About this RNA:
This is a predicted structure of a 73-nucleotide RNA (transfer RNA) from Geotrypetes seraphini. Taxonomically the source falls in Geotrypetes (Eukaryota, Bilateria, Craniata, Dipnotetrapodomorpha).
RNA sequence: GGCUAUGUGGCCUAAUGGAUAAGGUGUCUGACUUCGAAUCAGAAGAUUAAGGGUUCAAGUCCCUUCAUAGUCA
Numbered sequence: 001g002g003c004u005a006u007g008u009g010g011c012c013u014a015a016u017g018g019a020u021a022a023g024g025u026g027u028c029u030g031a032c033u034u035c036g037a038a039u040c041a042g043a044a045g046a047u048u049a050a051g052g053g054u055u056c057a058a059g060u061c062c063c064u065u066c067a068u069a070g071u072c073a
Stems, first nucleotide, its partner, number of pairs: 001072007010025004018056001027043005049065005
């Protein structure tokens, strides 16, 4: 340099082009406890890598760029 794949809360993982983007874990608050852990209840946390396009409607399809990984030379 060519080609391919991936990019979604702090982390991990879902979502057939159509519901307020779902769940686990973590964090915070409260209950419980002598204290803590565990458990229970609640809360916050996402510009779906960036930009553009197609569409009534895009995390999803198309193009470009960026990042990471693999592969070829």
The coordinates come from a structure-prediction model, not an experiment, and the mean pLDDT is 81. It matches the Rfam family "tRNA". Rfam classes the family as a transfer RNA.